Overview: A computed fold for a 75-nucleotide RNA from Actinotalea fermentans ATCC 43279 = JCM 9966 = DSM 3133, annotated as c-di-GMP-I riboswitch aptamer. The model forms 100% of the base pairs in the Rfam consensus. The organism belongs to Actinotalea fermentans, within Bacteria. The coordinates come from a structure-prediction model, not an experiment, and the mean pLDDT is 80.
RNA sequence: CAGCGAAAAGGGCAAACCCACCGCGAGGUGGGGACGCAAAGCCACGGGACCCUCGAGGUCGGCCGGGCGAACCGA
Numbered sequence: 001c002a003g004c005g006a007a008a009a010g011g012g013c014a015a016a017c018c019c020a021c022c023g024c025g026a027g028g029u030g031g032g033g034a035c036g037c038a039a040a041g042c043c044a045c046g047g048g049a050c051c052c053u054c055g056a057g058g059u060c061g062g063c064c065g066g067g068c069g070a071a072c073c074g075a
Stems, first nucleotide, its partner, number of pairs: 004074002012037002017032006035062001041068003045065003048060004052055001
């Protein structure tokens, strides 16, 4: 530097659900909460799903691929 994932430690994120607010909606943000996650970090580029006022429109990165990119340890 690249790739991989046995174990350990310290930490990280946070599904459903509840509350508040925003949005027509899919959903989003904050708080509570933990089903899970080793990129459950970021990006709508391809596919997919979803929404509406059906358009040169939106939502989802915790659906898959891709791009960027990453802590600890090193069996």